[in-house]
Molecule: SAM riboswitch aptamer (S box leader)
Organism: marine eukaryotic metagenome
RNA sequence: CUCAUCAAGACCGACCGAGGGACAGGCCCUUUGACGUCGGGGCAACCUUGAAACUAUUCAGUGGUGCCAAAUCCUGCGAAGCGCUCAAAGCGCCUUCGGAAGAUGAG
Numbered sequence: 001c002u003c004a005u006c007a008a009g010a011c012c013g014a015c016c017g018a019g020g021g022a023c024a025g026g027c028c029c030u031u032u033g034a035c036g037u038c039g040g041g042g043c044a045a046c047c048u049u050g051a052a053a054c055u056a057u058u059c060a061g062u063g064g065u066g067c068c069a070a071a072u073c074c075u076g077c078g079a080a081g082c083g084c085u086c087a088a089a090g091c092g093c094c095u096u097c098g099g100a101a102g103a104u105g106a107g
Base pairs, nucleotide, nucleotide: 001107002106003105004104005103006102011040012039013038014037015036019029020028021027023076024075025074026073041068042067043066046064047063048061049060050059051058052057072101077098078097079096080095081094082092083091084090
């Protein structure tokens, strides 16, 4: 850089000791010990192996990864709709879709 996925799923113990949830705002978690490290356990099925189907996929397993608060926690940019307004512009702490950014895997 390209492609795919991201509303499902999955926690205990030991150590440490004040921050953490990528960034900003919000909101939340956290001395009833968060975050992190280590050990064990689990989830999942991207790559991989086999089988069944046959161009859609499904099932099972080893290993390489990944993951185990909250939708990627929500929003961020744009479009459409809706509401406020006579209308337009504008605003919205409303809805939907797409994008950006991010995470993970494969190349």